[in-house]
RNA sequence: AACGAACGCUGGCGGCGUGGAUAAGACAUGCAAGUCGAACGGGGUUGCACGUGUAGCAAUAUACGGGCAACUUAGUGGCGAAAGGGUGCGUAACACGUGAGUAAUCUGCCGAUAAGUGGGGGAUAGCUCGCCGAAAGGCGAAUUAAUACCGCAUGUCGUCCGAGCUGACAUCUGCUUGGACAAAAGCUGGAGCAAUCUGGCGCUGAUCGCUGAGCUCGCGGCCUAUCAGCUAGUUGGCGGGAUAACAGCCCACCAAGGCGAUGACGGGUAGCUGGUCUGAGAGGACGACCAGCCACACUGGAACUGAGACACGGUCCAGACACCUACGGGUGGCAGCAGUCGAGAAUUUUUCUCAAUGGGCGAAAGCCUGAAGGAGCGACGCCGCGUGGAGGAUGAAGGUCUUCGGAUUGUAAACUCCUGUCAUUGGUGAACAAAGCCGGUCUUCGGAUCGGCCUGAUAGUAGCCGAAGAGGAAGAGACGGCUAACUCUGUGCCAGCAGCCGCGGUAAUACAGAGGUCUCAAGCGUUGUUCGGAUUUAUUGGGCGUAAAGGGUGCGUAGGCGGUGGGGUAAGUUGGGUGUGAAAUGCCGUGGCUCAACUACGGCCAGCACUCAAUACUGCCCCACUAGAGCACUAGAGAGGGGGCUGGAAUUUACGGUGUAGCAGUGAAAUGCGUAGAUAUCGUAAGGAACACCAGUUGCGAAAGCGAGCCUCUGGAUAGUCUGCUGACGCUGAGGCACGAAAGCUGGGGGAGCAAACGGGAUUAGAUACCCCGGUAGUCCCAGCAGUAAACGGUGCGCGUUUGGUGUGAGGGGGUUCGACCCCCUUUGUGCCGGAGCUAACGCGUUAAACGCGCCGCCUGGGAAAUACGGUCGCAAGACUAAAACUCAAAGAAAUUGACGGGGGCCCGCACAAGCGGUGGAGUAUGUGGCUUAAUUCGAUGCAACGCGAAGAACCUUACCUGGGCUCGACAUGCAUUUCUAAGGUGGCGAAAGCCACCGAGGGCAGCAAUGCCCGACUUGCACAGGUGCUGCAUGGCUGUCGUCAGCUCGUGUCGUGAGAUGUUGGGUUAAGUCCCGCAACGAGCGCAACCCUCAUGUGCUGUUAACGUGCAACAUUCGUAUCUCUGCACAGACUGCCCCGUGAAACGGGGAGGAAGGCGAGGAUGACGUCAAGUCAGCAUGGCCCUUACGCCCAGGGCUGCACACGUACUACAAUACUCAGCACAAAACGAGCCGAAGUCGCGAGACUGCGGAAAUCAGAAAAACUGAGUCCAGUUCGGAUUGCAGGCUGCAACUCGCCUGCAUGAAGCUGGAAUCGCUAGUAAUGGCGUAUCAGCUACGACGCCGUGAAUACGUUCCCGGGCCUUGUACACACCGCCCGUCACAUCAUGGAAGUCGCUUGUUCCCAAAGC
Repeated sequence: AACGAACGCUGGCGGCGUGGAUAAGACAUGCAAGUCGAACGGGGUUGCACGUGUAGCAAUAUACGGGCAACUUAGUGGCGAAAGGGUGCGUAACACGUGAGUAAUCUGCCGAUAAGUGGGGGAUAGCUCGCCGAAAGGCGAAUUAAUACCGCAUGUCGUCCGAGCUGACAUCUGCUUGGACAAAAGCUGGAGCAAUCUGGCGCUGAUCGCUGAGCUCGCGGCCUAUCAGCUAGUUGGCGGGAUAACAGCCCACCAAGGCGAUGACGGGUAGCUGGUCUGAGAGGACGACCAGCCACACUGGAACUGAGACACGGUCCAGACACCUACGGGUGGCAGCAGUCGAGAAUUUUUCUCAAUGGGCGAAAGCCUGAAGGAGCGACGCCGCGUGGAGGAUGAAGGUCUUCGGAUUGUAAACUCCUGUCAUUGGUGAACAAAGCCGGUCUUCGGAUCGGCCUGAUAGUAGCCGAAGAGGAAGAGACGGCUAACUCUGUGCCAGCAGCCGCGGUAAUACAGAGGUCUCAAGCGUUGUUCGGAUUUAUUGGGCGUAAAGGGUGCGUAGGCGGUGGGGUAAGUUGGGUGUGAAAUGCCGUGGCUCAACUACGGCCAGCACUCAAUACUGCCCCACUAGAGCACUAGAGAGGGGGCUGGAAUUUACGGUGUAGCAGUGAAAUGCGUAGAUAUCGUAAGGAACACCAGUUGCGAAAGCGAGCCUCUGGAUAGUCUGCUGACGCUGAGGCACGAAAGCUGGGGGAGCAAACGGGAUUAGAUACCCCGGUAGUCCCAGCAGUAAACGGUGCGCGUUUGGUGUGAGGGGGUUCGACCCCCUUUGUGCCGGAGCUAACGCGUUAAACGCGCCGCCUGGGAAAUACGGUCGCAAGACUAAAACUCAAAGAAAUUGACGGGGGCCCGCACAAGCGGUGGAGUAUGUGGCUUAAUUCGAUGCAACGCGAAGAACCUUACCUGGGCUCGACAUGCAUUUCUAAGGUGGCGAAAGCCACCGAGGGCAGCAAUGCCCGACUUGCACAGGUGCUGCAUGGCUGUCGUCAGCUCGUGUCGUGAGAUGUUGGGUUAAGUCCCGCAACGAGCGCAACCCUCAUGUGCUGUUAACGUGCAACAUUCGUAUCUCUGCACAGACUGCCCCGUGAAACGGGGAGGAAGGCGAGGAUGACGUCAAGUCAGCAUGGCCCUUACGCCCAGGGCUGCACACGUACUACAAUACUCAGCACAAAACGAGCCGAAGUCGCGAGACUGCGGAAAUCAGAAAAACUGAGUCCAGUUCGGAUUGCAGGCUGCAACUCGCCUGCAUGAAGCUGGAAUCGCUAGUAAUGGCGUAUCAGCUACGACGCCGUGAAUACGUUCCCGGGCCUUGUACACACCGCCCGUCACAUCAUGGAAGUCGCUUGUUCCCAAAGC
């Protein structure tokens, strides 16, 4: 894009089309083929007149009879019924299409031509009578007609036989002549008295034509080779028969043929075509409607009649089914039009009319016609129209969203003014109609013309006119991307969506609803199907080194393709002409319906056939050539192949000698061998297999493959001469044939070593393995089979063309040389590098994967599967050929960046090592887990949680629990409202909070005042407050960590199709991507470093409260000094600056001098791009969600301190480098007013009383270890201090749960700590004390700082951990905590098997045939 569609939602009108695709299933009912009385006899009805009878006086009425006329029709007869209409079962075929042929044929009616139509005969239906039968129907007798039937006559013409002439020739044609055979029917008009004449329609034999049909042939159009051979009337001949006609169409005889890889035979499917749909086309799919042909008519078979049938609404036979029946018998055939049932996703009215067109019959009128023309139903399709138009902003209300301002729906609506299509209604009202009949005129007798009369189903329809009123008329799908269109709410991996990718796990533009938007529109979507996109079967127009794909290799058949020159031919090819190419359709043009759909007219066609011409190319025939191919000659190279002979080294074994305790084996062992003498060593012998060195990206071979030496037989390649010969003899190669590693198989040998299977020992969780000790097939030879490999260059063979460099094997030529080496040229092999070009890239690159030609093989997503079934081969193993169901949305290739590796290289770090001290054991403190609990609030959880948030939980804090209370609230703002109270005080209840009661001022402004307004407080109500409630995976901010690791990037340029690369890699160097050099890179940014702070030296200045001096008994707010110390400020100093060396590159490194300090002087602050959805919603902020007499707020008490246990971090120890006692010296940095607190007094002490001085270099508190001396004498102690008792102190409203401190008493564990593990490289570790924040007090042994004393060690980078750079592999990318394989368990699906069971089909052999098989 399309459809004969179906389904869902929706549905106003009209036109034109279209509508049983499934069950060729079964059918009730009605209709669909009749007509002719001008072929015939008879019957019936009516009319007319006549005759006879009856009644009557008669008119008349009535009955009968024959006659005439009109109408009618059962039968005989004629024509039709073979058309029209339906369906698509069958059919792979001359069925269809196309083009030829028929000298091998027929053709009713129709047209034309010439001829004829004489005279007879016998029946039969009907009717009547009889009989049988339920019926359908049948039988018999009598009688009758014809255009029914049958002889006879005639014979133009025709047919057959014979003769002659003539022309063709496979059959025959024409003419002349003789003989034989063979026809007919009447009906109806006119004229006439009649005889007879004359028309019309018929009839007969014959010829021609038209139309229709039969038969034959060329070519064309489905799938399957897992169908490869088929065929006995088969193929042909001769002779007959049959037919309209040819022919094995049929028959007798004879021959043995015929078809087939260009696909016979078989199987499956199917009506064919014009055309339809799609596509740029080439193609692909289809064959509804319309048209042509074919086939069929319940199923199967058969003929009859006829011009035509083997006959849809005919006959006969058989069968199935259905119906009627009196049970004896009969009847039927919708795949005609309607209609019914059934099956189905699904397909219409039991309508009107012959008015038109067409058909049948008829002389005609006319009759018949479910053909046809119409109407009805269905949005099934195509086309057209409408559902209103213009104005209209307070941008109404409502809805939706919202940042709460607004936005949007939206000129949309309302409202105003119009219009009137369609529908509605009232009128009017068609075309399609011409024939025909009657009458007149003319006539060539066919007809023409004039007048009159009559005929419409559709239809009172279309159209036209009028009326009224915007009145009656819009939905469907979509809105994540593809793909036009976005928000809110609900939901929370649920419910659901989904064409593909994929959405949904609490902020879903993807689910559901809503608002809005988009698209199409009386439709819109969904499903199904076809083509397209798909160059995804590739003719146009693909590929095969690695993505799927080169056959394992050669020889060669058919086939395909094929060198140079000339001649012929004209098959292919090209051009012209003729015929055909049905109509419709399509395209172009022009018309008709108002337009369009629809429809009319004109033009155009590929192909096929015939014919004329051309001859370049191809083909065919002929002649020639030598450049392709081959042969001859000569020469050298070679692990080419077959056979035979020979050789040495080594292993093993046997025998003998020497000799003694081990050998062997492994990561380590053990099994094993050995005192019965091994291993080792010497000698001799046997036997089998393989051939070290040479040996080389060397050689040979088609490939597989070939390696000791010699002999013999034999294949191939190469070079040389431009020497000779042949003269296209060539290339490829479906089938076919041959060769074909290893393993394997059969038979026979052989068997040293090695070694599947197997045995044993180890390893291991196990170890049917890797390792070890043994060991059989096999490996070897001969004869056969097998036929596969990563049979690989993963690259088929042949030919030609296209820049190069450099090796090497073999040959030839040249230069030079005495000769060579060497050099140059060349041919042929074999390698490497590389240009153009090619390639997705990798790469290939004269040995192509470049550019071309020829031929073969092979591929078409992954898996299932190189499998099943079938076939062929094989002794078997198995090989070759080779699917499907089902399943997945990928599988795959190359390259890129990362990450990773029990890959590699380089480097660093208290990473290891070297050291020192710890932890892990004890007790206690503290944090965590767990347990417990009403609650033990919450968070932090590897490093990077655990003396963490917490720089301080008795109440408070406090978030938790229990209980008591409050509800505009403990706190903020606003509005409305009530009242006058508020703060404060008193009383009651109460654990308190709270509740209740009483007392208790109003203020400011305006105004004379009344009063009004404002402020304050209160009551009530509303907005709101409040939440340490949830989400750190919605967030901000802040922080941790890798890591103070040296990295992370950008611009421009360049390279690459691209991802990306380069820079940033490399060589050095550094703490450093630090610096230097090199380099398709050149620069730059964030990091590094430096700039900042502290400490160390000096200089200058400052000089109190510090310092020094003086003075004093001492003190003092005395005086003096600026030299030192100190303090503060500002400078200086250090930069590899200097020297030597590495080094004759730089950076840099090593050493030295000077210097307080030396190579970053020491320490701090400083943390790149990023990672961990790392941590924190409980510090704060904040989106969303949640609570609102409670998840908010207040209060009391409790809890956060709970204790079988486990872990982390610390303290104190275990002691003599110690402890106890005594003596005695030296800090820094901080802090102090609700504070530090001197001295003094009291107390054993904590502390108390008192309070000098100090808002501080001014006053206050102050060191300890060390050092000196004494004691202890190695012990659970004069170590250790837990625990507990008693007595006290301090803080505080309050120390019970639950504080700290003191004294006395008590005196636990612990004697240096398992596996494991931590810190530290110098003023560091270790060790000693001091201070501060928080704080009423304190759990501080913590944290943050300060100073005192003050070490040891580093060979080095193999290893552990972490990190950086380069490189390599990768099937990883959530990135190795990755990916991933197989079994098992359960469920489901697909396929195969399965004891059996049921059905169908075929076979069961003389024929029919049940059961059985």